Predicted 3D model of a 77-nucleotide RNA (c-di-GMP-I riboswitch aptamer) from Thiobacillus sp. The source organism's lineage runs through Bacteria, Pseudomonadati, Betaproteobacteria, Thiobacillaceae and Thiobacillus. It was read from a public genome assembly, where an Rfam model found it.
RNA sequence: CCUGUAUAAGGGCAAACCCAUCGUGAGAUGGCGACGCAAAGCGUCCGGUCUUGGUAAAAGACAGCGAGGCUGCCAUG
Numbered sequence: 001c002c003u004g005u006a007u008a009a010g011g012g013c014a015a016a017c018c019c020a021u022c023g024u025g026a027g028a029u030g031g032c033g034a035c036g037c038a039a040a041g042c043g044u045c046c047g048g049u050c051u052u053g054g055u056a057a058a059a060g061a062c063a064g065c066g067a068g069g070c071u072g073c074c075a076u077g
Base pairs, nucleotide, nucleotide: 005077012037013036018031019030020029021028022027035064041070042069046066047065048062049061050060051059052058
């Protein structure tokens, strides 16, 4: 340095449904709850989808849609 043990160990996050609040809305926050995730951690630069508007423009939402960027746990046996 590489490989195996490793579908490991220690853990982490939390979909849908339901309840409450906020929002015109997409949706967000908190609680319950786990579908799943090795980045389902962070961040809208790019694409995409959705909402409002509507001739359009524009504004907003989604990081658990994709790409790419930064960071992080074990692999000391």